[in-house]
Description: Large-subunit ribosomal RNA, domain IV from a Candidatus Woesebacteria bacterium, 344 nucleotides, folded computationally. Lineage of the source: Bacteria > Bacteria candidate phyla > Candidatus Woeseibacteriota. Rfam family: Bacterial large subunit ribosomal RNA.
Context: one part of a larger RNA
């Protein structure tokens, strides 16, 4: 010096990113009394607090006793705990997420994940939908109060406008469309077979001419769904402007213009977990305070289930702030076990 304990004058968070660690104070699992704001009236709450606990003597209620409550006196101490080598402090605000619960086995435990409620879609059972190649299986030995799927995530108030783009639904008179079919052309090829000349011992060979039918190339017409079209539809995938000018100080601008668009952001909320500028202005708190608490609105880039605001109850979540408590710290200091270093 280092680990692990123990203890310390005055101060008492000045320590530091943070009261991390410690350390107070003994609640739960004693008894009396007495308890706020708020609130979903159930909590909050063992809220916060204040007495009390010991032996000795009587008295009264109860009680079959055993003994239990209550109440008067007296006794000693500085102090009367009942109990485990368990067990860990209060309070005031704010944000976030209702809640209980679940997760990154082994760096994250939360604000994430679930949740109950709430909404859309699908699905008439041989159900949708999920596994499988198929058989069959799960859905279910259930039938729309039933199952399957996407979001949002208790309650409370509430969820605005836009269907122009996508995407789902429905509809479809026109246009556009594929393979295969079917009908009908054209063009090369091959050609059975027919006729006509010539020719031969023999319809035997030669040449024309017409032509089934295959093969192969290329057209026409009919024919689906889709897409084009035409509506629908947002708790579907999304989207919710700009400029100029005006009120008898100035300021502002209810109001007008005026381009654009599908439509121009409504209720709320806001320097926010979202504000760059920004330590933003103003007020509180503190002596002093980029943090934090009400406010304001000029939202770089807020906003309604990708849900908006609020909320009592909860949290090993974030944030300030107070009590009380202290070796965190001004500032080090002894003791103790184990151990490094040195040095005999």
């Nucleotide at each position: 010096g280092g680990u692990g304990g123990u203890u310390c004058a005055a101060g008492g968070a000045a320590c530091u990113c943070g009261g991390c660690a410690a350390a107070c104070a003994a609640g739960c699992u004693g008894g009396a009394u007495g308890u706020a704001a708020c609130u979903u009236a159930g909590g909050g709450a063992u809220a916060u607090g204040u007495c009390c606990u010991c032996c000795c003597u009587g008295u009264a209620u109860c009680g079959a006793g055993a003994g239990a409550u209550a109440u008067a006196g007296g006794g000693c101490g500085c102090a009367g705990c009942a109990a485990a080598u368990g067990a860990c402090u209060u309070u005031c605000a704010a944000c976030u997420g209702a809640c209980u619960g679940u997760u990154u086995a082994g760096c994250a435990a939360a604000a994430a994940c679930a949740c109950a409620g709430c909404u859309c879609c699908c699905u008439g059972c041989a159900a949708a939908c999920c596994g499988g190649a198929a058989a069959c299986g799960g859905g279910a030995a259930g039938u729309a109060u039933a199952g399957g799927g996407g979001g949002u995530g208790a309650g409370g108030c509430c969820u605005g406008u836009c269907c122009a783009g996508u995407g789902c639904c429905g509809g479809u008179a026109a246009g556009u469309u594929a393979a295969g079919a079917a009908u009908u052309g054209g063009g090369g090829u091959u050609g059975a077979g027919u006729c006509c000349g010539a020719u031969u011992u023999a319809u035997u060979u030669c040449g024309g001419a017409c032509a089934a039918g295959g093969c192969u190339c290329u057209g026409a017409u009919u024919u689906a769904a889709g897409c084009u079209c035409c509506g629908g539809u947002g708790a579907a995938c999304g989207a919710c402007a700009g400029c100029g000018g005006u009120a008898a100080c100035u300021c502002u601008g209810a109001c007008c213009g005026u381009u654009c668009u599908a439509a121009g952001g409504u209720a709320g909320c806001g320097u926010a977990g979202c504000c760059c500028c920004u330590u933003g202005u103003c007020g509180g708190g503190u002596a002093a305070g980029u943090u934090c608490c009400g406010a304001c609105c000029u939202g770089c880039a807020u906003g309604a289930a990708u849900g908006g605001c609020u909320u009592a109850a909860c949290a090993a979540g974030u944030u300030g702030a107070a009590a009380a408590c202290u070796g965190u710290c001004u500032u080090g200091a002894a003791c103790u076990a184990c151990u490094g270093c040195u040095c005999g």